[in-house]
RNA sequence: UGAGUCAGCCGGGUGGUCGCUGGUGCUUCGGCGCCAGAGGAAAGUCCGGGCUCCGCAGGGUAGGGCGCCUGAUAACUUCAGGGGGACGUGAGUCCACGGAAAGUGCAACAGAAAGUAAACCGCCGAAGCACUUUGGUGCUGGUAAGGGUGAAAUGGUGCGGUAAGAGCGCACCGCGCAGCAGGCAACUGUCUGUGGCGAUGGUAAACCCCGCCCGGAGCAAGGCCAAAUAGGAAUCCAUUGGUGUGACCCGCAUCGGAUUCGGGUAGGCCGCUUGAGGCAUGUGGUGACACAUGUCCCAGAUGAAUGAUCACUACAGUCCAUGACUGACAGAACCCGGCUUACGGCUGACUCAAUUU
RNA sequence: CGGGGCGUGGCGCAGCCUGGUAGCGCGCCUGCUUUGGGAGCAGGAGGCCCCCGGUUCGAACCCGGGCGCCCCGACCA
Numbered sequence: 001u002g003a004g005u006c007a008g009c010c011g012g013g014u015g016g017u018c019g020c021u022g023g024u025g026c027u028u029c030g031g032c033g034c035c036a037g038a039g040g041a042a043a044g045u046c047c048g049g050g051c052u053c054c055g056c057a058g059g060g061u062a063g064g065g066c067g068c069c070u071g072a073u074a075a076c077u078u079c080a081g082g083g084g085g086a087c088g089u090g091a092g093u094c095c096a097c098g099g100a101a102a103g104u105g106c107a108a109c110a111g112a113a114a115g116u117a118a119a120c121c122g123c124c125g126a127a128g129c130a131c132u133u134u135g136g137u138g139c140u141g142g143u144a145a146g147g148g149u150g151a152a153a154u155g156g157u158g159c160g161g162u163a164a165g166a167g168c169g170c171a172c173c174g175c176g177c178a179g180c181a182g183g184c185a186a187c188u189g190u191c192u193g194u195g196g197c198g199a200u201g202g203u204a205a206a207c208c209c210c211g212c213c214c215g216g217a218g219c220a221a222g223g224c225c226a227a228a229u230a231g232g233a234a235u236c237c238a239u240u241g242g243u244g245u246g247a248c249c250c251g252c253a254u255c256g257g258a259u260u261c262g263g264g265u266a267g268g269c270c271g272c273u274u275g276a277g278g279c280a281u282g283u284g285g286u287g288a289c290a291c292a293u294g295u296c297c298c299a300g301a302u303g304a305a306u307g308a309u310c311a312c313u314a315c316a317g318u319c320c321a322u323g324a325c326u327g328a329c330a331g332a333a334c335c336c337g338g339c340u341u342a343c344g345g346c347u348g349a350c351u352c353a354a355u356u357u
Numbered sequence: 358c359g360g361g362g363c364g365u366g367g368c369g370c371a372g373c374c375u376g377g378u379a380g381c382g383c384g385c386c387u388g389c390u391u392u393g394g395g396a397g398c399a400g401g402a403g404g405c406c407c408c409c410g411g412u413u414c415g416a417a418c419c420c421g422g423g424c425g426c427c428c429c430g431a432c433c434a
């Protein structure tokens, strides 16, 4: 200098004028003063929890989710550390990563054969039979080394061996099983023994098996007050039943329920923002995180506030340069922990390559 | 705000559960028929199945993420 990999931080500031929402104080009840007022994703609603109701949230079935190990946590499909695998020269990154030696299914086309594996070409002519000019030829047959098909043909290399071949035998490598050693464990091993290896092929984001977890709904949950009426009609179900219950059964409670049509009100309060809360320091831990002390109160709307404009100014960029212009993604709705997606910039550490000293 | 569903030729839909050849109706084009048109008959074109990844030998279909569209949900008697 170029290319790249991670991590952290920020998401402008101050003041004036005119407005909006909430809180608070004063008030002559008209108002006036003071304080506060979007995010890292407020988003997607993909997971997990709190909270509320369903009488209890009980048992079973179905259904769904997750899946290496250990830990963190209120909980998780999240996070941290570790193991294994894949990619990269590397810094590093990624992984739905239990079971195919319980069972069932699937593999189009091609190919001889797709799993109970399999002789199309090729190789062989040992063994048996037939013919024979005794060279051999044909048939039964042997053969997975070579070719070809396919996404996939089920150990590799070498030597021996053989009619030709083949773990058929041997050496090394790989693989399986057992033991031993290390580790909490996943797992690992220049360790020991053993097995010739068609054992045990692939697919479980196919059914399934194993282990663990999950009751359902959601603040339009739910509670209170007020207002109003045609306090109605039709159809259907029903006591071995209906409803509460939102998949079903048991259990429990209760005696009507469902749909459609028609009618009425569409106002207020609580829930609502003090919380697994923020910040600082210390301690423990590799870390996620936990604990202790101190300190702070930091949006709460509901046809839905958080705005508009002016001045000065910080940073970055562009330009026709004493200045002008531009500044991303995007707007809370009961609240938290994550994930994912969208997006502007700054800083630091590390890696690789080239060059110079 | 919460919950649910859908996306396949120009339009309306099937296929997805159980992965391998993408189909049906209307419409469109060409020819025949007719004086001409319609109807009818024969033939044909037109789709990388909303987008991006993953699983698999192979994805419209299975899984994850995104985008777009549609539907439902107040209370009283």
Stems, first nucleotide, its partner, number of pairs: 001353010012313007020037007039329001043340002046338005051218004058250004063214005068082005083097001084095004098209002103207002105203002120147002122143003127140005155173006174197001175195005180189003222270004232261006241255004263433003277296008315327005358430007367383004377414001385401005407423005

Two RNAs folded together computationally: RNase P RNA and transfer RNA, 434 nucleotides in total.
Rfam match: Bacterial RNase P class A. It is annotated as a ribozyme.
Model confidence (mean pLDDT): 79 of 100.